[in-house]
Context: one part of a larger RNA
RNA sequence: UCCACGUUAAGGAACUCUGCAAAAUACGUACGUAACUUCGGGAUAAGUACGACCUAAGCAAUUAGGUAGCAUAAAAAUGGUCCAAACGACUGUUUACCAAAAACACAGGUCUCUGCAAAUCUGUAAAGAGAAGUAUAGGGACUGACACCUGCCCGGUGCUGGAAGGUUAAGAGGAGAUGUUAGUUUAUGCGAAGCAUUGAAUUUAAGCCCCAGUAAACGGCGGCCGUAACUAUAACGGUCCUAAGGUAGCGAAAUUCCUUGUCGGGUAAGUUCCGACCCGCACGAAUGGUGUAACGAUUUGGACGCUGUCUCAACGUGGAGCUCG
Numbered sequence: 001u002c003c004a005c006g007u008u009a010a011g012g013a014a015c016u017c018u019g020c021a022a023a024a025u026a027c028g029u030a031c032g033u034a035a036c037u038u039c040g041g042g043a044u045a046a047g048u049a050c051g052a053c054c055u056a057a058g059c060a061a062u063u064a065g066g067u068a069g070c071a072u073a074a075a076a077a078u079g080g081u082c083c084a085a086a087c088g089a090c091u092g093u094u095u096a097c098c099a100a101a102a103a104c105a106c107a108g109g110u111c112u113c114u115g116c117a118a119a120u121c122u123g124u125a126a127a128g129a130g131a132a133g134u135a136u137a138g139g140g141a142c143u144g145a146c147a148c149c150u151g152c153c154c155g156g157u158g159c160u161g162g163a164a165g166g167u168u169a170a171g172a173g174g175a176g177a178u179g180u181u182a183g184u185u186u187a188u189g190c191g192a193a194g195c196a197u198u199g200a201a202u203u204u205a206a207g208c209c210c211c212a213g214u215a216a217a218c219g220g221c222g223g224c225c226g227u228a229a230c231u232a233u234a235a236c237g238g239u240c241c242u243a244a245g246g247u248a249g250c251g252a253a254a255u256u257c258c259u260u261g262u263c264g265g266g267u268a269a270g271u272u273c274c275g276a277c278c279c280g281c282a283c284g285a286a287u288g289g290u291g292u293a294a295c296g297a298u299u300u301g302g303a304c305g306c307u308g309u310c311u312c313a314a315c316g317u318g319g320a321g322c323u324c325g
Stems, first nucleotide, its partner, number of pairs: 001320008010311002014309001019306001027051005036041001038145001052067006068072001080304007087296002092104002108143007120129003146291004151221003156218002158214005165209003171203002176198005183190002222240005249283001250280001261277005
C1' cells in the first nucleotide's frame, strides 16, 4: 500500500451522476393511527409507552409491592419512515453468461372467420391436431383491470356484397386461306375429293374496370385575407382546396426544436422537481384518450431519522504484499 472487518471527538449528505455504500429501523404487549379509496384496503400507516428478577393474588392474560444493573426483545436472528410525480392496473414472465423494465403476459373489451367431413394448422398422401369439442365453442387480429368515454373522413389501399355493361383464357366453333393432284383447258391457267398446315365471325368463367357497404380494417383528420369606439385579440365575414379538415380530454409532456419558454411553489441559492399558462417545431381518442385506490428489487424530486459518504482523517483486528527457507 491492498483486501475483509471493528471503533471514533465535533459536525451530519457539506460527499456524489445518485445517500452508491454503510449506519439506522427491527420482536412482543398496550394505546394510537391521516389523506385517499374500487369500502376490501391504505395499516406493522405515522407516533407513544412498557418488557429482567423476587414476593403475593389469580386457571390465565395480568395486577400490586420490592431488588440489581450503564443497559432487561441485555446474545443471535429480526421492516427505516413519510410526502409528491411518471409509467405499468395487479400476482406473474423475460435477454441461461453485461438489460428484470415503462418490455411480454394477464383478466376484461372489440372486430373478424367458422354450421361440423367446421374454420385454421401439419403432411406429397393416407392421416393427424382442432376435438372424443359444436357458436356460452374453436381459430386469427388489435387493445389491455376498473371509472368516464371512444368524435369526423369510405377519395386511396384492403375486405365484403352486387351483377346491367366493357375487357378477358383454355375449350367449343369453323367462314375462309395455303400446299399437294385426279381431272380439265384457247397448255397461260383452273382445279373436286382426300390428306396436311393455318384459321375469321360466334359462344365462354372468375378476375379487373364498374356500383355499393365497411375505420375497435391499413390509414387520414388544411391554407390565406379582413373585421370590435385606446391598443391587443378576433365571437364574426370572405376566399381557395379537400374524402374529411383534430371533437372530448390532455398539453414545454417518456412527446417542446427555439428552451434554463413565462408565472407560481419548494431552496440562502433549483438547466432537475411540483402546480399552472398554451405560441402542441411534431398530443389526441382500442398503433386507444383522460383519470385512478392497491401493487412495484421500476424511474424522478423532496423531507425526517441515521450515519466515516464527506469536512479529514485516526486507531485497532485478521489476511495479502516484502525478506529468508
Overview:
Large-subunit ribosomal RNA, domain IV from Borreliella burgdorferi CA382, 325 nucleotides, folded computationally.